[in-house]
RNA sequence: UCCCGAUAAAGGCACCCCUGACCGAAAGGCAGGCUCGCAAAGUCAUUGGCCUAAGUCCCGUUAUGGUACGGGAUAUGGCUUGAAGGACCGCCGAA
Numbered sequence: 001u002c003c004c005g006a007u008a009a010a011g012g013c014a015c016c017c018c019u020g021a022c023c024g025a026a027a028g029g030c031a032g033g034c035u036c037g038c039a040a041a042g043u044c045a046u047u048g049g050c051c052u053a054a055g056u057c058c059c060g061u062u063a064u065g066g067u068a069c070g071g072g073a074u075a076u077g078g079c080u081u082g083a084a085g086g087a088c089c090g091c092c093g094a095a
Stems, first nucleotide, its partner, number of pairs: 004093002012038002017033004022029002036082001042088003046084002048080004055074007
């Protein structure tokens, strides 16, 4: 130095769940608590998967127009690396 990864030490992250005179149409976010777990459960983009439907379009409710309601499609809104492969970077040091 690389591999490796202790029932080591220090520090870190936080599934689920709970809370909210917070943000959002919703999905969800944010903050606090809790702690299943994690040695990259650090960062980045790509790919994939998933959620929602404000707006828009279409259909129906009456022949037409409007409105309202219902249904369908749609991301320009989100979630996911605790999904895959990749790039970059990093704490500690027993065997």